[in-house]
RNAcentral holds the sequence, with entries from ENA.
Small-subunit ribosomal RNA from a Cytophagia bacterium, 1524 nucleotides, folded computationally.
RNA sequence: AUACUACGGAGAGUUUGAUCCUGGCUCAGGAUGAACGCUAGCGGCAGGCCUAAUACAUGCAAGUCGAACGGCAGUAGAACCAGCAAUGGGACUAUGAGAGUGGCGAACGGGUGCGUAACGCGUAUGCAACCUACCUCCAACUGGGGAAUAGCCCUGGGAAACCGGGAUUAACACCGCAUAAGAUGGUAGAACCGCAUGGUUCAGCCAUUAAAGUUUACGGUUGGAGAUGGGCAUGCGUGCCAUUAGCUAGUUGGCGGGGUAAUAGCCCACCAAGGCGACGAUGGCUAGGGGGUCUGAGAGGAUGAUCCCCCACACUGGUACUGAGAUACGGACCAGACUCCUACGGGAGGCAGCAGUAGGGAAUAUUGGUCAAUGGACGCAAGUCUGAACCAGCCAUGCCGCGUGCAGGAUGAAGGCGCUCUGCGUUGUAAACUGCUUUUGUACGGGAAGAAUAUAUCGUUUGCGAACGGUUUUGACGGUACCGUAAGAAUAAGGAUCGGCUAACUACGUGCCAGCAGCCGCGGUAAUACGUAGGAUCCAAGCGUUGUCCGGAUUUAUUGGGUUUAAAGGGUGCGCAGGCGGCCUGAUAAGUCAGUGGUGAAAGCCCGUUGCUUAACAACGGAACUGCCAUUGAUACUGUCGGGCUUGAGUACAGUUGAGGUUGGCGGAAUGUAUCAUGUAGCGGUGAAAUGCUUAGAUAUGAUACAGAACACCGAUUGCGAAGGCAGCUGACUAAGCUGUUACUGACGCUCAGGCACGAAAGCGUGGGGAUCAAACAGGAUUAGAUACCCUGGUAGUCCACGCCGUAAACGUUGAUAACUCGAUGUUGGCGAUAUACAGUCAGCGUCUUAGCGAAAGCGUUAAGUUAUCCACCUGGGGAGUACGCCGGCAACGGUGAAACUCAAAGGAAUUGACGGGGGCCCGCACAAGCGGUGGAGCAUGUGGUUUAAUUCGAUGAUACGCGAGGAACCUUACCUGGGCUUAAAUGGGAUCGGACAGUUGCAGAAAUGCGAUCUCCCUUCGGGGCUGAUUUCAAGGUGCUGCAUGGCUGUCGUCAGCUCGUGCCGUGAGGUGUUGGGUUAAGUCCCGCAACGAGCGCAACCCCUAUCUUUAGUUGCCAGCACGUCAUGGUGGGGACUCUAGAGAGACUGCCUGCGCAAGCAGAGAGGAAGGUGGGGAUGACGUCAAGUCAUCAUGGCCCUUACGCCCAGGGCUACACACGUGCUACAAUGGCCGGUACAGAGGGCUGCUACACAGCAAUGUGAUGCGAAUCUCCAAAGCCGGUCUCAGUUCGGAUUGAGGUCUGCAACUCGACCUUAUGAAGUUGGAAUCGCUAGUAAUCGCGUAUCAGCAAUGACGCGGUGAAUACGUUCCCGGGCCUUGUACACACCGCCCGUCAAGCCAUGGAAGUUGGGGGUGCCUGAAGACAGUAGCCGCAAGGAGCUGUUUAGGGCAAAACCGAUAACUAGGGCUAAGUCGUAACAAGGUAGCCGUACCGGAAGGUGUGGCUGGAACACCUCCUUU
Repeated sequence: AUACUACGGAGAGUUUGAUCCUGGCUCAGGAUGAACGCUAGCGGCAGGCCUAAUACAUGCAAGUCGAACGGCAGUAGAACCAGCAAUGGGACUAUGAGAGUGGCGAACGGGUGCGUAACGCGUAUGCAACCUACCUCCAACUGGGGAAUAGCCCUGGGAAACCGGGAUUAACACCGCAUAAGAUGGUAGAACCGCAUGGUUCAGCCAUUAAAGUUUACGGUUGGAGAUGGGCAUGCGUGCCAUUAGCUAGUUGGCGGGGUAAUAGCCCACCAAGGCGACGAUGGCUAGGGGGUCUGAGAGGAUGAUCCCCCACACUGGUACUGAGAUACGGACCAGACUCCUACGGGAGGCAGCAGUAGGGAAUAUUGGUCAAUGGACGCAAGUCUGAACCAGCCAUGCCGCGUGCAGGAUGAAGGCGCUCUGCGUUGUAAACUGCUUUUGUACGGGAAGAAUAUAUCGUUUGCGAACGGUUUUGACGGUACCGUAAGAAUAAGGAUCGGCUAACUACGUGCCAGCAGCCGCGGUAAUACGUAGGAUCCAAGCGUUGUCCGGAUUUAUUGGGUUUAAAGGGUGCGCAGGCGGCCUGAUAAGUCAGUGGUGAAAGCCCGUUGCUUAACAACGGAACUGCCAUUGAUACUGUCGGGCUUGAGUACAGUUGAGGUUGGCGGAAUGUAUCAUGUAGCGGUGAAAUGCUUAGAUAUGAUACAGAACACCGAUUGCGAAGGCAGCUGACUAAGCUGUUACUGACGCUCAGGCACGAAAGCGUGGGGAUCAAACAGGAUUAGAUACCCUGGUAGUCCACGCCGUAAACGUUGAUAACUCGAUGUUGGCGAUAUACAGUCAGCGUCUUAGCGAAAGCGUUAAGUUAUCCACCUGGGGAGUACGCCGGCAACGGUGAAACUCAAAGGAAUUGACGGGGGCCCGCACAAGCGGUGGAGCAUGUGGUUUAAUUCGAUGAUACGCGAGGAACCUUACCUGGGCUUAAAUGGGAUCGGACAGUUGCAGAAAUGCGAUCUCCCUUCGGGGCUGAUUUCAAGGUGCUGCAUGGCUGUCGUCAGCUCGUGCCGUGAGGUGUUGGGUUAAGUCCCGCAACGAGCGCAACCCCUAUCUUUAGUUGCCAGCACGUCAUGGUGGGGACUCUAGAGAGACUGCCUGCGCAAGCAGAGAGGAAGGUGGGGAUGACGUCAAGUCAUCAUGGCCCUUACGCCCAGGGCUACACACGUGCUACAAUGGCCGGUACAGAGGGCUGCUACACAGCAAUGUGAUGCGAAUCUCCAAAGCCGGUCUCAGUUCGGAUUGAGGUCUGCAACUCGACCUUAUGAAGUUGGAAUCGCUAGUAAUCGCGUAUCAGCAAUGACGCGGUGAAUACGUUCCCGGGCCUUGUACACACCGCCCGUCAAGCCAUGGAAGUUGGGGGUGCCUGAAGACAGUAGCCGCAAGGAGCUGUUUAGGGCAAAACCGAUAACUAGGGCUAAGUCGUAACAAGGUAGCCGUACCGGAAGGUGUGGCUGGAACACCUCCUUU
């Protein structure tokens, strides 16, 4: 200085229309012995068969010592011998392979995780119950003998492995003898000690037992001590299943013996009957354990590769031998399976050592180098051996490090991609280009440390070991690391992702297809979600995916959860074990706390320092290892043992309360039945009926009798009981609570797994009883059906006794006990008091409320508040309270109670809506009261359908259907057929050429069109321009698709009174309040009240028309007065009075009065007024709804067509016709038809026009003519009124249809116009079910006008005026709407949601005759090797051995049974699956309230009976509380 103090905790998506909560699912993080896909430059450090403990070819992995021994092939030298020589032999010397005896080692090192749930492992102890070769120290000894045997040699058998016989030989091999201590055994004794048996020390006697040499340094023997390594025992800790609850005969213990290094049922004989278990025995399944590793804030959870420690195993099973040590991986024997060799007689083998092979598998490496270092064995040593080890090779398997360049550089290049496209954005300073650097790589050069305390040798010191110094030798890795030099940006980037979570967006393609997806979810023609591209983001030599673990998950909650309604309180009590326990005091010190000691291996983690250039990695030091053991101390608390106390608990005495229980007796009402009487035709029942009963006398009424069951009123949020439950009166027996007294005991208490008892209804058994009611059943209704609801009957049952059952929405959906925490009020029972007043107190039963709690609803001294103790229960939904197993039951069934599979939710409370065959209030021609229609006829028109070459398209409940269309003969026209055109039918710009084009005309043609003829411009500064034609080019064109891509416009709810906002307040929040309430209004209109105060869009008003008046102004309107004129007419002069016209004003506001009312306001035939309570009408349509309608009015995104889906033309079609519907017209007649006469509008239109008037025609109309671009002229009325006729009929009604003849328009009336005349004269005599309009100048009725338009299919549409009613009691009902409230499982919002059977497909599961497999146990038979015991013959001098016999045992066989799987005909239910069938059970009062238990019944949901619950709506009443 540091460690320590003191570092440490993130959430998100998904249930809903939205919200809060509960709750599951999913994601983001880290890790990995990994695998797979794409990609890949280098280095360092690590790691590398998780599966078949499957089988293994080949090589290697344990030898060494000649300083223990005999001995020798060979090699070198060699005296000497033979020989002329070559050469041969060769004493002797040196060396000495292979094999053998002997010693030591081979029990280490290395591998694997089968088995094992165990003293196996971990930790801490003990051994007074033990062993330990080699090593160290101490003491003593090492004398003298003997007999063999391998080898060698000879020989036999065998294919081989190998085996046998003979002869001979050595030792540190083997065996006696001597010696004998402090060793061992026996025996008696003393002292001391301890831990129970006992131990230690001392001294005595008896008995037993040693040795080895070779050679100068190692050995050997005995004893003791140490060290090391082991053995045994014990405390504590160390998986899952109770759907495994009882297990055990060597079992538990004793005595004796055997056995072992040693204790022990370890083994044996005998004796006793024990031992273990809910604190989980036994059984089953799984698994090597630990240090550690991963994760986590931690506590924990998961895990046990690599490294270290322990254990187990070595083809499978058993067994011993040798040895200090093994029941022995590279030893032996036996059995088994498998493989190999074989001459068929027999043999051999064991990679879970290192490499490697096959196989398995998603998957895991080289048949490498070296003993240089470290370590091991042997050796005196040199050294030999060592797949231990050290190195190298392969693999991105992981961690760490480095690089793939750096700086400048904007015509922001080209290219790509995108866009609003002459251009801009982006890729992007990116590139090119300039300058710089050189890690890495390449080339060349240099070049380690690891090596010394080693070896050898020399020297010095030394008594001996030995120490010091010098010299010399040794490197697999490796010419590697590292260093230097050179050239040169040179050699080096990918993967995934881009809807949200989650960083990153566009284009094209595709069109619920192809596909994606971790969850939510994307994709059905504009996909940021699929595929591709551009761009972006994140990581980076890697990146993604998959698997697994922890985390997030407080989602098993010790830290750190819950149980009224979300999953969850046992139906209730008693109570053993267990857990917990009042006040004072003493002792103790087990828990507890503190100190100290021991231990907690190393490695790892953490901190510091150091070493590799850094890091990873490594070294050193420290801390830590939260534990266990021992010891010393403390004594508050807990425990234990004593002593005391009274407040907890209990007892006693007195009083009191009650539908508490059990069992008798008694009572009246009602019901039913029987009998009698009276009496007559119905009764009964229902929505309405019927079945049923009744003239054989019912029902009704009266009397009498009998029977069984239940107890009106009192009666009540009353009382009692542990719960279930308990109700007439009364007796007996019996239990309990409460109050008072404070007399007694003295903690005697609380809770309670298992256990025991009680336990509604239904149900079961036996025997009774049987009035009522009533499952089942029968009949009648209802209904599409009705196995129901309703009705008539009716059996079990309902009742009693005894015995079972043991469940309920057994609920306060709230376990028991104790303490504490504001109040108000009612009530039951006591006490005190004279008291039914009043206040107090104890124990109950209710309501409201404070704090607090709660997700909220709500709870709130009767807690769901604050605490304590104990018990029970929960952990997503479904599958399922099911299956299997077990227990109980007579049965029905009950208790206990899973999994596979499947979904991303299921759920609670509250909010806003919507809805209800819920409620309250209110409105509307909504009903009612009326008038007239439609539905029947004929025709017109639209639609559907059908037809067609085409019958173009659209509109389709209300809100399509006389609608788009306010004018289809051609045109329109979009459709069909045919004929033509291709820059086009139109418009604009550029370029080139031309000068006209057009018009007129001829021919062909159906026309479009084609081919001709004719006629042919303007301006000019002469450059050209205008205009126009042709060619070409750029822009075309499309009534083709999408109204579900859109704008705009429109319909509807609805001219309904609503829809919102700001601020404040309330609520965790969605949201509420305001906007609700009391009144009032046509109105969210206004008033009052109020945590609201204000405001906006709507309402109303402002605008227009109309009703009255005033004023201004009078032309084309008007004409009172004046004048003129006419047969007559405002015709004329004139006038503005009046009407009228059209400008401006006035007027109406509940202003006045009366009554009611706080007010707003309402009422009054009120007054006044032309008009009275918005006077009448119009325009005006809030936020929004219906993906409402329209791409064919128009506009427009996207898509599609381009000699056609564009354009032109002719003809046809849109006008078809068995039929169905809508909307209309005309009628059916006398309130009428016809004929004649006669009167009065308004609003519009008019020059391609309206036309007076005249003439012609029966008429449509024609001819002529005049006025008027219009308050001037004109189109221009009908019903009505007057008169006549018809007289109830298919008519003098009605006019369809058809014939004939005409008129008009138009290029043209055939398909396919209107009108006129004449003739014809159909249906129809008031219209079924049903349905429409209208509340006053309205309905009804009558005509007139206009747009479109050549004409017209107009009876339509839009307007105009004439005539002109009836009725409204009222809001029960139908429809629609508004406000408040209530329920909801609806939110696409009731045209909603949703249940069950059946049918189809797929999936997993249960049962099942049987088939088959596995492990384990039991009994019996057999039984190898080995061990133990016994043993006359054989071997040996002997010790002993062989052989034989017995016991035991691996294995084998047989038998019966249990357990666990696999499979299976058939069978059962379950789950899942866009559009199957039957019904409609549930959610609203779900149309019969629902649900729970139980019983019966039914295609199915389900129905019914019985008891229970509210988790039921509505209404009425009662009671209580709060406020006034």
The source organism's lineage runs through Bacteria, Pseudomonadati, Bacteroidota and Cytophagia. Rfam family: Bacterial small subunit ribosomal RNA. Gene Ontology terms of the family: structural constituent of ribosome and ribosome.